[in-house]
Context: one part of a larger RNA
RNA sequence: CGUUGGAAAUUUGAGAGGAGCUGACUUUAGUACGAGAGGACCGAGUUGGACAGCCCUCUAGUGUACCUGUUGUAUCGCCAGAUGCACCGCAGGGUAGCUACGGCUGGUUGGGAUAAGCACUGAAAGCAUAUAAGUGCGAAGCCCACCUCAAGAUGAGAUUUCCCUUAAGGGUCGUUCGAGAUUAGGACGUUGAUAGGCUUCAGGUGUAAAGGCAGUAAUGUCAUAGCCGAGAAGUACUAAUUACCCGUGG
Numbered sequence: 001c002g003u004u005g006g007a008a009a010u011u012u013g014a015g016a017g018g019a020g021c022u023g024a025c026u027u028u029a030g031u032a033c034g035a036g037a038g039g040a041c042c043g044a045g046u047u048g049g050a051c052a053g054c055c056c057u058c059u060a061g062u063g064u065a066c067c068u069g070u071u072g073u074a075u076c077g078c079c080a081g082a083u084g085c086a087c088c089g090c091a092g093g094g095u096a097g098c099u100a101c102g103g104c105u106g107g108u109u110g111g112g113a114u115a116a117g118c119a120c121u122g123a124a125a126g127c128a129u130a131u132a133a134g135u136g137c138g139a140a141g142c143c144c145a146c147c148u149c150a151a152g153a154u155g156a157g158a159u160u161u162c163c164c165u166u167a168a169g170g171g172u173c174g175u176u177c178g179a180g181a182u183u184a185g186g187a188c189g190u191u192g193a194u195a196g197g198c199u200u201c202a203g204g205u206g207u208a209a210a211g212g213c214a215g216u217a218a219u220g221u222c223a224u225a226g227c228c229g230a231g232a233a234g235u236a237c238u239a240a241u242u243a244c245c246c247g248u249g250g
Stems, first nucleotide, its partner, number of pairs: 001152001005163007015149004021049007033038001051106005059100004066093005071086006110144003117137004169246004173189005194239003197235005203228003211222004
């Protein structure tokens, strides 16, 4: 821009893409078959491999604005306590998020038309013949079925509702997100929990400083402390103010 007034929502599916794999074991059954040796089809169940999708409860990794220990050096006048630099100084752990080595799920089943093949009825050709007319079965393959996209499918579809014009609706702007390069998409904007802050909790680290007590001292203890990024809930304390623009009839 189109879809022939403008919107919001829910959809149909022409068409397109994806998936489609397979082993072992148990049983049927040491059965059918076979002189024996050996040894099934069909069916039922269990458990794997590779591959794919989603996820983070568990396990594991990362986690450079989390916690702790510690070396050298410098500074804060000194002690104590801190901080800077040294690969995040080094080391031990680790929330959220992101991940796999982790978890869950999938390729099941069924229908239709068939291939090779196997048949029924059956003449030409009194027989025979699956074929000439007619009919059936039959595959990981084909068409559906399963998952995803999809009306620019210009063949532009359908349904419901709203607006009758300072309209319905949308946008700018702001607070933002399990959304994101930018856009776009989602949530919210005081009739408010959208983000931050605060409180409580979860979770991490591992028992802060100061002081008391014990010990000559290192240290221990009072103390499950102190501190804390992303998590959960609550709470208007802060910021989402005011406003403007588009839209106005084959």
Molecule: large-subunit ribosomal RNA, domain VI
Organism: Cryomorphaceae bacterium